[in-house]
RNA sequence: GCCUCGAUAGCUCAGUCUGGUAGAGCGGCGGUCUUGUAAACCGCAGGUCGUGGGUUCGACUCCCACUCGGGGCU
Numbered sequence: 001g002c003c004u005c006g007a008u009a010g011c012u013c014a015g016u017c018u019g020g021u022a023g024a025g026c027g028g029c030g031g032u033c034u035u036g037u038a039a040a041c042c043g044c045a046g047g048u049c050g051u052g053g054g055u056u057c058g059a060c061u062c063c064c065a066c067u068c069g070g071g072g073c074u
Base pairs, nucleotide, nucleotide: 001073002072003071004070005069006068007067010026011025012024013023020057028044029043030042031041032040050066051065052064053063054062
């Protein structure tokens, strides 16, 4: 230098293929229960979807460039 995969909640990851209200588990907070804690159950909060443009009525999703990371080739 080229090819390929990835970047989404504090953490681990779905969702992207086929554009139409952003989700789960763990963790955090509150409650119920308990002598108390844990566990269990119920509820709540938490996201400029890596960055910048483009297409579109509408973009995490499609297109282009770039940044960072994994793998491969030379």

Background
The RNA shown here (transfer RNA) has 74 nucleotides and comes from a Candidatus Woesearchaeota archaeon. Model confidence (mean pLDDT): 83 of 100. It matches the Rfam family "tRNA". Rfam classes the family as a transfer RNA.